[in-house]
Context: one part of a larger RNA
RNA sequence: GAUUGAACGCUGGCGGCAGGCCUAACACAGGCAAGUCGAGCGGCAGCGGGAACGUCGCUUGCUACUUUUGCCGGCGAGCGGCGGACGGGUGAGUAAUGCCUGGGAAAUUGCCCAGUCGAGGGGGAUAACAGUUGGAAACGACUGCUAAUACCGGAUACGCCCUACGGGGGAAAGGUUUACUGCUCCAAGACGAGCCCGCGUCCAAUUAGGUAGUUGGUGGGGUAAAGGCCUACCAAGCCGACGAUUGGUAGCUGGUCUGAGAGGAUGGCCAGCCACACUGGGACUGAGACACGGCCCAGACUCCUACGGGAGGCAGCAGUGGGGAAUAUUGGACAAUGGGGGCAACCCUGAUCCAGCCAUGCCGCGUGAGUGAUGAAGGCCUUAGGGUUGUAAAGCUCUUUCGCCGGUGACGAUGAUGACGGUAACCGGAGAAGAAGCCCCGGCUAACUUCGUGCCAGCAGCCGCGGUAAUACGAAGGGGGCUAGCGUUGUUC
Numbered sequence: 001g002a003u004u005g006a007a008c009g010c011u012g013g014c015g016g017c018a019g020g021c022c023u024a025a026c027a028c029a030g031g032c033a034a035g036u037c038g039a040g041c042g043g044c045a046g047c048g049g050g051a052a053c054g055u056c057g058c059u060u061g062c063u064a065c066u067u068u069u070g071c072c073g074g075c076g077a078g079c080g081g082c083g084g085a086c087g088g089g090u091g092a093g094u095a096a097u098g099c100c101u102g103g104g105a106a107a108u109u110g111c112c113c114a115g116u117c118g119a120g121g122g123g124g125a126u127a128a129c130a131g132u133u134g135g136a137a138a139c140g141a142c143u144g145c146u147a148a149u150a151c152c153g154g155a156u157a158c159g160c161c162c163u164a165c166g167g168g169g170g171a172a173a174g175g176u177u178u179a180c181u182g183c184u185c186c187a188a189g190a191c192g193a194g195c196c197c198g199c200g201u202c203c204a205a206u207u208a209g210g211u212a213g214u215u216g217g218u219g220g221g222g223u224a225a226a227g228g229c230c231u232a233c234c235a236a237g238c239c240g241a242c243g244a245u246u247g248g249u250a251g252c253u254g255g256u257c258u259g260a261g262a263g264g265a266u267g268g269c270c271a272g273c274c275a276c277a278c279u280g281g282g283a284c285u286g287a288g289a290c291a292c293g294g295c296c297c298a299g300a301c302u303c304c305u306a307c308g309g310g311a312g313g314c315a316g317c318a319g320u321g322g323g324g325a326a327u328a329u330u331g332g333a334c335a336a337u338g339g340g341g342g343c344a345a346c347c348c349u350g351a352u353c354c355a356g357c358c359a360u361g362c363c364g365c366g367u368g369a370g371u372g373a374u375g376a377a378g379g380c381c382u383u384a385g386g387g388u389u390g391u392a393a394a395g396c397u398c399u400u401u402c403g404c405c406g407g408u409g410a411c412g413a414u415g416a417u418g419a420c421g422g423u424a425a426c427c428g429g430a431g432a433a434g435a436a437g438c439c440c441c442g443g444c445u446a447a448c449u450u451c452g453u454g455c456c457a458g459c460a461g462c463c464g465c466g467g468u469a470a471u472a473c474g475a476a477g478g479g480g481g482c483u484a485g486c487g488u489u490g491u492u493c
Stems, first nucleotide, its partner, number of pairs: 001493002004490001006489005013365006019358002021323001026321003031317002035082003040079002043075002047073003050069003054065002057062002089276003098201002101198004108192001112189001115186001118183001122152002129144006160169003174181003202248003209239003214236008251273004255266004278299005301312004329355001331354003337351001338349004368398004378389004402434001404429005412420001437482005442463003448477005458465002
């Protein structure tokens, strides 16, 4: 000098764009963050409508009320489907099961795209519901009824799988309505994910030896899949000063900062990958998880309890306590973009788009312009003449950015739909009116005098100032620098 997710002190007018718990991966109240489909199903708790019976009133076919009825619109709960593996958060762990880059074979992929063939015929259940019943609750138990795109045989199967090549095995679902949509098997693509290998990827040798599933083989098992991944047996290997092992530290990258570069430092925001979800372990379901807002077990903690037993997991968004030098609203909207479900209408979406707070940063603008010498007054200095503040002020002549007041009022939305927002922008109006500070002035280093103080009080980045004439302390006048900031501290080069 540059830099910053900064903090602190003094000060503070406006706007645009960005950023905002770096510390306790500490603990969390209440709210919201993942649902949707009635065009899969049985149904009908609630709402609206229709119909029927009855009753009141009468205008004699209407109104009001009660009851009944799934008949219709719809729909709580339930069965079923798809989605809850995405999106969002965090950086604890991880020095390699990671990341980066370049290759590879032994394998998978729901939804999507293109294609060939098929969908014929049966069966038994179960929730909801009803009844009985247990429990304080959470939640159950038993009996009975019922449906399906839920479940299960049997039929068929070019291609598919197994095969000793003789043969054997394996599928389906309908729905609304006249046009679609869905179902099954197979094989190709696309997309996604899994696996393997080479190179690269921090410090310590005051860490020198490490390793028994260890290294390899054979048989078997397991997986979507290669493989000591697992197991039995056999062999005795394998890694290591080209740093194994051990210990410490750390998510990695594109990038970012600095630097002429080489390099050094760094990995916040944004994007890609990884890991984690109270701590540890485990599997289930599924195309995909060993699953943040799923399940089971154990533990710590918190809460409820009738003491028998239960409930919970903000490293989602906001918010609270705590820690800390320090980091924001318990806001609006699904209008746009995108995602899930649905034929759709639509529903959901703290993703997202916006608004709020903060000079945290970057950028832009303003706080007026011209004129004005009796060089006014006042201040300060003075050799007492004067000098300086200083065209500075006043005065005169103007302007109106920003802000303020009034009006018009978008783009973003190809037809409808706008949270932002009566916002941006435009037009009109008043009026210099509402808007300047901070640090420094001994040398480095731009900027000097007076007074006070008297090795005191104090300053200080280094050298050093202060003990009676201090340009170095404190104040004033003057000056220098930067400017809605300025200085200090911390960080990196």
Background: Model confidence (mean pLDDT): 89 of 100. The part of an RNA shown here (small-subunit ribosomal RNA, 5' domain) has 493 nucleotides and comes from a wastewater metagenome. It matches the Rfam family "Bacterial small subunit ribosomal RNA". Gene Ontology terms of the family: structural constituent of ribosome and ribosome.